[in-house]
RNA sequence: AGAGUUUGAUCCUGGCUCAGAAUGAACGCUGGCGGCGUGCUUAACACAUGCAAGUCGCACGAGAAUUCUCCUGCUUGCAGGAGAUAGUAAAGUGGCGCACGGGUGAGUAACGCGUGGGUAAUCUGCCUUCAAAUCGGGAAUAACGUUGCGAAAGCGGCGCUAAUACCGGAUAAUAUCCCGGAUAUUUAGGUAUCCGGGAUCAAAGACGGCCUCUGUUUACAAGCUGUUGUUUGGAGAUGAGCCCGCGUCCCAUUAGCUAGUUGGCAGGGUAACGGCCUACCAAGGCGACGAUGGGUAGCUGGUCUGAGAGGAUGAUCAGCCACACCGGAACUGGAACACGGUCCGGACUCCUACGGGAGGCAGCAGUGAGGAAUUUUGCGCAAUGGGGGUAACCCUGACGCAGCAACGCCGCGUGAGUGAUGAAGGCCUUCGGGUCGUAAAGCUCUGUCAGGUGGGAAGAAAAUAUCCGAAAAUAACAAGUUCGGAUACUGACGGUACCACCGAAGGAAGCACCGGCUAACUCCGUGCCAGCAGCCGCGGUAAUACGGAGGGUGCAAGCGUUAUUCGGAUUCAUUGGGCGUAAAGGGCGCGUAGGCGGUCAGGUAAGUCAGAUGUGAAAGCCCGGGGCUUAACCCCGGAAGUGCAUUUGAUACUGCAAGACUUGAGUAUGGGAUGGGGAAGUGGAAUUCCUGGUGUAGAGGUGAAAUUCGUAGAUAUCAGGAGGAACACCGGUGGCGAAGGCGACUUCCUGGACCAAUACUGACGCUGAGGCGCGAAGGCGUGGGGAGCAAACAGGAUUAGAUACCCUGGUAGUCCACGCAGUAAACUGUGAUCACUAGGUGUGGCGGGUAUUUACCCCUGCCGUGCCGACGCUAACGCAUUAAGUGAUCCGCCUGGGAAGUACGGCCGCAAGGUUAAAACUCAAAGGAAUUGACGGGGGCCCGCACAAGCGGUGGAGCAUGUGGUUUAAUUCGACGCAACGCGAAGAACCUUACCUGGAUUUGACAUCUGCAGAACUUUUGUGAAAGCAGAAGGUGCCCGCAAGGGAGCUGCAAGACAGGUGCUGCAUGGCUGUCGUCAGCUCGUGUCGUGAGAUGUUGGGUUAAGUCCCGCAACGAGCGCAACCCCUAUCUUCAGUUACCAUCAUUAAGUUGGGGACUCUGAAGAUACUGCCCCGGUUAACGGGGAGGAAGGUGGGGAUGACGUCAAGUCCUCAUGGCCUUUAUAUCCAGGGCUACACACGUGCUACAAUGGUCUGUACAAAGGGCAGCAACUCUGCGAAGAGAAGCCAAUCCCAAAAAACAGUCCGUAGUUCGGAUUGAAGUCUGCAACCCGACUUCAUGAAGCUGGAAUCGCUAGUAAUCGCGGAUCAGCAUGCCGCGGUGAAUACGUUCCCGGGCCUUGUACACACCGCCCGUCACACCAUGAGAGCUGGUUGUACCAGAAGUUGUCGGGCUGACUUGCAAAAGAGGCAGAUACCUAAGGUAUGACCGAUGAUUGGGGUGAAGUCGUAACAAGGUA
Repeated sequence: AGAGUUUGAUCCUGGCUCAGAAUGAACGCUGGCGGCGUGCUUAACACAUGCAAGUCGCACGAGAAUUCUCCUGCUUGCAGGAGAUAGUAAAGUGGCGCACGGGUGAGUAACGCGUGGGUAAUCUGCCUUCAAAUCGGGAAUAACGUUGCGAAAGCGGCGCUAAUACCGGAUAAUAUCCCGGAUAUUUAGGUAUCCGGGAUCAAAGACGGCCUCUGUUUACAAGCUGUUGUUUGGAGAUGAGCCCGCGUCCCAUUAGCUAGUUGGCAGGGUAACGGCCUACCAAGGCGACGAUGGGUAGCUGGUCUGAGAGGAUGAUCAGCCACACCGGAACUGGAACACGGUCCGGACUCCUACGGGAGGCAGCAGUGAGGAAUUUUGCGCAAUGGGGGUAACCCUGACGCAGCAACGCCGCGUGAGUGAUGAAGGCCUUCGGGUCGUAAAGCUCUGUCAGGUGGGAAGAAAAUAUCCGAAAAUAACAAGUUCGGAUACUGACGGUACCACCGAAGGAAGCACCGGCUAACUCCGUGCCAGCAGCCGCGGUAAUACGGAGGGUGCAAGCGUUAUUCGGAUUCAUUGGGCGUAAAGGGCGCGUAGGCGGUCAGGUAAGUCAGAUGUGAAAGCCCGGGGCUUAACCCCGGAAGUGCAUUUGAUACUGCAAGACUUGAGUAUGGGAUGGGGAAGUGGAAUUCCUGGUGUAGAGGUGAAAUUCGUAGAUAUCAGGAGGAACACCGGUGGCGAAGGCGACUUCCUGGACCAAUACUGACGCUGAGGCGCGAAGGCGUGGGGAGCAAACAGGAUUAGAUACCCUGGUAGUCCACGCAGUAAACUGUGAUCACUAGGUGUGGCGGGUAUUUACCCCUGCCGUGCCGACGCUAACGCAUUAAGUGAUCCGCCUGGGAAGUACGGCCGCAAGGUUAAAACUCAAAGGAAUUGACGGGGGCCCGCACAAGCGGUGGAGCAUGUGGUUUAAUUCGACGCAACGCGAAGAACCUUACCUGGAUUUGACAUCUGCAGAACUUUUGUGAAAGCAGAAGGUGCCCGCAAGGGAGCUGCAAGACAGGUGCUGCAUGGCUGUCGUCAGCUCGUGUCGUGAGAUGUUGGGUUAAGUCCCGCAACGAGCGCAACCCCUAUCUUCAGUUACCAUCAUUAAGUUGGGGACUCUGAAGAUACUGCCCCGGUUAACGGGGAGGAAGGUGGGGAUGACGUCAAGUCCUCAUGGCCUUUAUAUCCAGGGCUACACACGUGCUACAAUGGUCUGUACAAAGGGCAGCAACUCUGCGAAGAGAAGCCAAUCCCAAAAAACAGUCCGUAGUUCGGAUUGAAGUCUGCAACCCGACUUCAUGAAGCUGGAAUCGCUAGUAAUCGCGGAUCAGCAUGCCGCGGUGAAUACGUUCCCGGGCCUUGUACACACCGCCCGUCACACCAUGAGAGCUGGUUGUACCAGAAGUUGUCGGGCUGACUUGCAAAAGAGGCAGAUACCUAAGGUAUGACCGAUGAUUGGGGUGAAGUCGUAACAAGGUA
């Protein structure tokens, strides 16, 4: 620091996802040790048991039991007494503590917290310090005794007693209060100090020591003295209360809230200010800078993350707050409205003798429950801290330790070295090897941890006790106090840390991942199954993505997963984003609050800047240092803490108050322009209607029609009239207006802008949340009006349908008036204002200059309105002084797509509806611009037997052949639009043959290797359909070698490696082929342009059969294609003449023979044609048109030749080949059958339907081929197919071989025929082992359909079509097929509108599997979330009222009454208590609202689902833009 994912590819926008860090975590697998931390995040749910707050006898009274010792009595084991235990335990009065410490986060959005201030409005026990005092009395009461009630808890009566408990009295101040006066200071008007007077308020002792004075006189008491306590006051420290500024979450679909409410006066209350409370008076107070309401939440230091700014969080530790079963209340006290106190109400639990009682773990452990989930009912007060105490000491679940848990962080270990036969084994393999791998084993070492044995700390110092010494104080000593020294005593952890020794590599490695992101690859299994998945996505038979294995990568006592937070995310943008088209500018204006604001000079100092001071707790983070072996951890010091407050300065900028200025803004004067607005009036053209005339059969309408109108007179035409609406031409990217919008003419009223020149005001300005107004069309209300047009509706067409498009009608509406409504693609898809930043060229308005006074032209200023274009900007397209450029100010709006501009709620509306405006759920995209293709019922140009013009066919018949289908034991397989179908197959009777039935074989019919035997081989028997099986006989070769034997080749037997497969996959492949298409295209290098995909070149103007050539051009060149080079053919020349030829000579029946080399021909080499020449056109070009010459003329004709690629085209059955399958069978052999079937359908052909013909007879002319297992002349036989003989020929020699159409003649006469020949019968011929299934041919006989073929469709442009024969391959035989050959030999092409195919350019696109594309909506089914819903049911809360416990306060207080007063007493009084009552008030109740949930028959739309149904709305002009 980025990456993946939208596309065929690209750039952008934009979301989703990942890599990082973290956690009080949980889960899965695994688990050696130690240190330091951490550990109910859920039910503030309920709790058994134990412990968590006591202490003081130096405040006080009283005071055991038990045991021991002694004594006495005697019934010798009992009773009594004394002493010790012991002034102890337990209990009580009293003091202090219990308000600390510990827990939790329910509540709380608050002065609760944080921060900084204030308290002149306050309090403060214990502690420190200073000053003073501590006098003298009184009355009770618990304990206790006795007695009563009760199950208990507990309660009562009577009687006794003490105090540092309680109550008077005295004294008293610098205390408090009142009065009078003074000084100082200061923020309300108080504070501080001083003087004078008056009033009021105190106390308690305890413990030790001494005898100087007094008294008894031993020693004590008074007394003295010490310590401590007590009382009063001042000061301090600490702690607390209260107040204030600022900060502190979300919702406006919460906009108004408030009666003690806001303020005042008086009073009450409090430690203290205050509506804190009460009475009275006034009517205020809060709120868009967010009141009120709702939701959520303890706050902070900090913690996590981040570069930071921020975001998230508030466990452990620390500060503050709140709470203690829920609610209310007060008491005590210095402090509480009190976690382990009290009272009351409620819920719950427990005890009970049923009458009543008891309780509160959110203390430490622990239990249940909840939950994914969180520990021991441990040890100790040794340390630190706290309470009490003079102290010893006691208490302390605070705390210190230990236990459990990989929950986290940190550290250590599981060994180290050497070791290649690279062992065995696993896995892979191209079979060679590679890899695990120096890894192991082996050898040599070491000893951390764990284990065992032994030793063994620090943490402990105080206090206290004893002794010694010193100081002050005292009359003096002692005691006590303070200081110093010595000794003694104290460890939970724990026999722990640590150290030494012993032995031993011995006890100690897993988890996740390996398609990309993202480090790491192979095999097997599986076969869209099982499964994986964070995103993209894998899996349908070769899965690096599933499962296993081997190997590898990462981390490591852990590793992964899940959850959550921050980051990446500049994806809420202060740092640091946007709004023409991606999401996003309000429809437009006026204007309030607010924000922002021109020039100059002084003032002030709020903002701003600088310095200083205080604070910003500690811990934490950071830096430095130190301590545990290191680290984590801990300790010390520093820095930082961007903040707040106070104070001192600075004055540039902003603010503030005051002053000045004119350029912003405005006003006045003159001028012209204007469909700006409103009202009234006027006008002509046209449509329609009415009346009348003329006139007659149609009119109208359409693609074509029909509905419709018309003989009752339409349409047409003329005249007159009525009525409504709109204003042709002018008219213009011209004008005006804020926008919507505005168009005949005249008048009236009225708005704004512009230009020119001067004067005036003096910042008066810009923007504008709310608010107010305007606002097209359509719509609504009321009343008019209604010609034309025209939703709805009706009819006619079209159509598969047609609730549409087209036509004929036609009502609302459109028009007017007055209201409502408030939306539009209200668009420049571009908010308003100001300033700046090249130009060019139109146009509208008003000026200036020039000219000649005017009109033009020209130059120029300002304001509008267009086009082009530089810089710049932009993702690109594009914008560009009318900005989308560069800046400033203000407003509005956006944050993935869908759900949805929808639901609910609010507001507005008569309604329709508008406005504001979500969520659940769902997807990984949705988008913008541009690129290349493809496509279009888009356009342009061009070509092709593509159409047209012609000729002949197919489709109808019969037959042949192929295919589908059907059938079958099998009808083997493949090929399926063109580009399958007389195709593979250039030839299925057996064979072929792959299929079926049956019979056989198993190393095999075929190849290689091993062993043994045999020569090979020949003849032959049985059985059988054959194959085969079972036998018999004969026989010994070639090479080397003396021999034995060996070798080559062949056969048989045996075993196994293996053979074999026309079995599967052409969608695993090679090769070959088809097709677009012999179409003219397809690309590259360098350069240039573009962010890029890409473009350019290759486009353009011409031209061509052609990307053929020329010209032009940011291109210049090149390659594969085109063309040419090759072959045949057409003309000529040369050479050569046998088997070919024969003009001349001879000869013959005959080129038969001699001869010839002229000709034809043959076969070899050449020549010829190139737009070369002329004319015209064209750009001087390419080229085109015409002409000459020439055998041939513009590629002369034909062939071969097939670019990059497309169709997962065809072929695994030609061949080759991966993988899979099979191996006594899917292999091999054999016989027979089948591939030849037959209701039917299609393709390709043949023969015909006849007279341009048929029959018969005669006569003529080819080319190209083939021939020895062959072609066969010729002769004979047969009607013939053929047969029997047989010459010649390995072929320019012989043969096949007759060419046929043609020509000449003859008959036939339009008929199912003398056309046509199918079918069938009979008899034959040939081939072959064999013609039954199933061959061809011959003869005779038979003589079917068919009389030119519907829709539709095919071929062909010249030696072509048509027509006529001939040959060849395959082949024993079989040809209407296929491949060739020649003979005869046409017609037509105006032309490119249309059909089909193709090429180039351009355009649109939502297509890219590319139109056989994409895609929309209803309906049907399933699932999901959600709205409405008669209701029903919970929670929270408001208001009104009822009722009202405990309790404080007030009043009363008849009943009761110790202290004080008066009194001799009796008694009275003061005061107090019980009790009563009033106000307030919790729970509760009644009534009525509000808000939030759960649920609900039914219902609405939405989303998602497999290949459902119906149509085809959108994307191309998407077929009606």
Small-subunit ribosomal RNA from a metagenome, 1521 nucleotides, folded computationally. Rfam family: Bacterial small subunit ribosomal RNA. Model confidence (mean pLDDT): 84 of 100.